Large-subunit ribosomal RNA, domain I from an uncultured bacterium, 529 nucleotides, folded computationally. Its mean pLDDT, the model's own confidence on a scale to 100, is 84. The sequence was found in a public genome assembly.
[in-house]
Context: one part of a larger RNA
Order: sequence, then C1' cells, then structure tokens
RNA sequence: AGCGUAUGGCGGAUGCCUAGGCACUAAGAGGCGAAGAAGGACGUGGUAAGCUGCGAUAAGCUUCGGGUAGCUGCAUACAAGCGUUAAACCGAAGAUUUCCGAAUGGGACAACCUAAUGCACUGAAGGUGUAUUACUCGAAAGAGAGCCAACCCGGGGAACUGAAACAUCUAAGUACCCGGAGGAAAAGAAAAUAACAAAUGAUUCCCCCAGUAGUGGCGAGCGAACGGGGAAGAGCCCAAACCGAAGGGGCGUGCUCCUUCGGGGUUGUAGGACUGCAUUUAGAAAGUAUUGUCAAACUGAACUGCAUGGAAAGGCAGGCCAUAGCGGGUGAAAGCCCCGUAAGUAGUAAUCAAUACGGACGAGCAGUAUCCUGAGUAGCGCGGGACCGGAGAAAUCCUGCGUGAAACUGCCGGCACCAUCCGGUAAGGCUAAAUACUCCUUAGUGACCGAUAGUGAACCAGUACCGUAAGGGAAAGGUGAAAAGUACUCCGAACAGGAGAGUGAAAUAGUACCUGAAACCGUACGCUU
Repeated sequence: AGCGUAUGGCGGAUGCCUAGGCACUAAGAGGCGAAGAAGGACGUGGUAAGCUGCGAUAAGCUUCGGGUAGCUGCAUACAAGCGUUAAACCGAAGAUUUCCGAAUGGGACAACCUAAUGCACUGAAGGUGUAUUACUCGAAAGAGAGCCAACCCGGGGAACUGAAACAUCUAAGUACCCGGAGGAAAAGAAAAUAACAAAUGAUUCCCCCAGUAGUGGCGAGCGAACGGGGAAGAGCCCAAACCGAAGGGGCGUGCUCCUUCGGGGUUGUAGGACUGCAUUUAGAAAGUAUUGUCAAACUGAACUGCAUGGAAAGGCAGGCCAUAGCGGGUGAAAGCCCCGUAAGUAGUAAUCAAUACGGACGAGCAGUAUCCUGAGUAGCGCGGGACCGGAGAAAUCCUGCGUGAAACUGCCGGCACCAUCCGGUAAGGCUAAAUACUCCUUAGUGACCGAUAGUGAACCAGUACCGUAAGGGAAAGGUGAAAAGUACUCCGAACAGGAGAGUGAAAUAGUACCUGAAACCGUACGCUU
C1' cells in the first nucleotide's frame, strides 16, 4: 500500500410524518374610499429586538349576548397584578383611531416644513388647542377623484412564429396600452329567418349540423349559416299627428311661429290621431305588517377485566350505544377515555323567503276623407373595415370624404341586377333568467404533492442577497409520551469538549437531537506484497 472482517467519523440519501401547498365542489360575497381607502411610516408592553394586535383611550376602552375558573398574544423565565362584585376568551354593535398616502389650506426629497380666518387659554406672544380653507361638475343640495384577482364592453394594436425562404396570408384583433362598468357585462323584442310549408317567431349559452358550404400566393391555413335537440324564458317605453296650459316673438286683437310643461299615442292582419258609440276587471315594484331564516353558543348515547409492554386504543374474555361506526386527539391500532359527530335547543341587527295590505301601468266597436309614424337619414360614388367570403359576379353590416331620396298607392330585405311572390317596418330608448370569472368567506372532496416534491415561500419570504434602476430572488421542517433538557463528581486554561453519575423504554433519542444509505476519512485485527 492493497484486500477482507469489525468498529467509528463525516455526510444527509431513504423510510415514516405534516404544520404548508395544489385542484375542485356547494353555498355566500362580489367591492373598499373625502364619515379619508388600499398600502405604509412612526409609536404602543414592567423588562420588549422581531412578529402579531392596537393607535397618545395605543397587546387596548364601552354596551349587549355567549362563556367559565382561570388569566396577563407568539413567548416556556422573573417581577407586579387581574379574576365568582364573573376576569380571560368568543360573537354583535359602538368609541378612540398619530403621520404619510386620491391626500384635498400652501409647499415638499412620502411619513416632513409652513400658513390664513374664527373661537378658547387671554391681557400678550416667533405660544398652545380646536374648527374651516384643494380641484372639477352643479343654481343649490350634493356628486366625482384613488385602490382592487379574474371575468365584461369600447378605443388603439404588434412581432416572434407558420407558410419548411418570403411580400398577400398566418400568428391575431392574440399580447400589450388606454377608457368605462357591473356582480355579472354585452346582446335583445325583427326594416329577422325561411320558402319542399296550413313554416318559425327577441336575445344569450350548450350539443349537433360540420371541419360541411365556402374562402385561400385555391399555399400554409381560415371556416360559417339554415335546420334539429336542449338550458332559460318576458316583454315594454318614447318621438310625431291631435288637445290644453304657461312664457316669448311676428303681424296687429285673434291668428301664426318658437320654447317648456301636461294629456294623448306606440304599430305591419298596419297602427294611431280625428269623428261617432261604449266604459270596466285581472294584476308588478317600492313601502308597511306578520312569520320564518342567519352570530358566538348549548344539550348530546354507550366499557370493563386479564396478560404482554415504558405506555393499551392492539391480544384474550365478557358487555353496551347507535337518527351518533365522519374526523381528530389521548404514552402502539378507541363507536362506548377526551374533543366531537347524528339529532335537537336558543338567538341580535341587516339580509333573504313566504303571506297580507298596497297599487304604477293597462282594455273595446264602427267610419277611413284628411293628418302622423324617427333626414343630412336610406341609397349612391370614392377610400377603408366587419362578416365563412383576401374586391370578387359580391348581397348584408359599419363609416372618413362627397352626393343625396321617398312618405303607406310609401320604404327595406330575400347573396350582382330585374320582375312576380313572400317576409318585414330602418334612421329613438329600456329589459330579468339561462352565460363568464374568483382577490375573498364558510363547509367539504381528492386513484393530487409530501420538504430537490407541493406555491417562489410548511420555517418571521417576496425575506436574506444581487442590480444605479426596471427587476431578479434563495437556502432553511422532525429530541422525547412527557423537558423528565443531564443534580453532583472528575479530566481540562475553559462559559470548549468529554468521562462518570442521574433521567428516560431508548441518550449511537443530549437540543450539531427520528431513521441515518453512498461518496470521502480513520482505528483494530487478519491475509498478501
């Protein structure tokens, strides 16, 4: 030195565990904010650095309800206290709530500086306290502003990429930016669809239709609708004609025009005004009342013995409860030991639900001469865009520029265009549900993870650390049933470390603590050289 056996060190794999995550389900909630938010700074404890809580009333104050013998958060020690005159703790409602921050008296390098006016101390102050004082809209009352995960609508809007290059095309109206709103948003009661018909009948969403019809350097790709089956289901209001009132203008004494307000009226089988005739019943929402619902909570069944063991819940033996054998804990594996669970009880406000009252709005017949029925609109030309449709034979929809109708014997559509036929009634508006999402709350589930996994984060993590900055971004869990966390002695310079002793079932469980693999490093012995 090698090999072997034994025994250690170092190391932290593996096994087991879970305090944390992940994905979803059901219900709730879907906002907070000038009555000052979100988020912070600084304070606040007997001792007090951090976290948590709280705010100069500062780990807290008040009231009500629950609760019970303990309590003074994490946090284990000491001190000093509180509590059956009911504390702590839990729930509900209040009070307080420094400074910054939309930040709003003015200013500023956020958490600081500094005013004016009124009042008080007060007679005075370069003093203190208190209230008011930003901007926009509005006559005023009042409102707005800022923050917030996704979902929604609108205004803008890429590129990488694919086309095996690349330009039309694609990616994609995606990412991203901006504006706006709600618990949903948007859309929505036909100028619809269809046409094989005695057709359907707002919108939205899902399954088909269908990767079809189409579109497409007819490349890559893109990609409907009709119709069928479901979810849900709901329909309405103005403008105008006409009537009336008030105000104003013109003409010049009753006409006309304008404005405002009230009545009227709302549609395609056209309807309404107008003229004539008739005149009443169903029944929303708000609100009110009653009942129920919702907090913290409360009651809540049934087991003993023997042996093993450190410990029994496991074994053996014999019982019991069950509208409760979900789950967790307890010194190993417990329906009956503990917390609970099933079931039941109590109960505040808001909420929600039901019932009653309430009552907006709302209906008809005949006549058809006259009047009304949304204009810089429809359409058309040019340029773009949206549709399955890339300008095409290109309908339909939107509109920047230009042009520019008709008026119910009207007008639009049915994929150029024309006719017939059929369907509808544009140029005003509102509308629940079915649908989308989850920062958040409660309850629950998992052929989801189990510490290099699962969130980046199981642990004081968006921390330490890096970067001028935007930004990037870790590592790090486990003694034991219980600290019983090793009294005392010894070695040692020792507050290092160890040897005894003691605790414990175990200390090769000693806080560098469960298990403790390998690499790597020793020690002893054997063999070989």